RNAcentral holds the sequence, with entries from MGnify.
Predicted 3D model of a 104-nucleotide RNA (SAM riboswitch aptamer (S box leader)) from Candidatus Kurthia intestinigallinarum.
Rfam family: SAM riboswitch aptamer (S box leader). Rfam's curators write: The SAM riboswitch is found upstream of a number of genes which code for proteins involved in methionine or cysteine biosynthesis in Gram-positive bacteria.

C1' cells in the first nucleotide's frame, strides 16, 4: 500500500511526569480536583488462537497465547442522494476518511 470484516455494547486504579489531549479541519468537549507519555497492577472484548459440533460460507464455547481497547456513537459534522422545513436547522441511507484485526 491492497483485500476482507467490524466500529450506538463493554471495561481504571496507582507511581513518575507537568500542559496538553480527543487522527485531520470546523465545532463541541476533557485537562493543575493533574493532559500527553512511560511503568505497575487490574479489567473489557473475542479478530487471530484453542475446543466441540457441523449444514463447513457456519454455530456454540474458552481466555493459557499474539494483538487491540478501558470519557463522550469512530464525540458530532465533513462528500452524495433523499425526507421534512423555509431560512439554514433536523432526520435517513450510502460513500469518503479514520481505527482495529486477519491475510497479501
Nucleotide at each position: 500500500u491492497c483485500u476482507u470484516a467490524u466500529c450506538a455494547a463493554g471495561a481504571g486504579a496507582g507511581a513518575u511526569g507537568g500542559a496538553g489531549g480527543g487522527a485531520c479541519a470546523g465545532g463541541c468537549c476533557c485537562g493543575g480536583u493533574g493532559a500527553a507519555a512511560u511503568c505497575u497492577c487490574g479489567g473489557c472484548a473475542a479478530c487471530a488462537g484453542c475446543u466441540u459440533u457441523u449444514u463447513u460460507u457456519a454455530a456454540a464455547g474458552u481466555a493459557a497465547u499474539g494483538u487491540g481497547c478501558c470519557a463522550a456513537a469512530u464525540c458530532c459534522u465533513g462528500c452524495a442522494a433523499g425526507u421534512a422545513u423555509a431560512u439554514u436547522c433536523a432526520c435517513u441511507u450510502g460513500a469518503a476518511a479514520g481505527a482495529u484485526a486477519a491475510g497479501a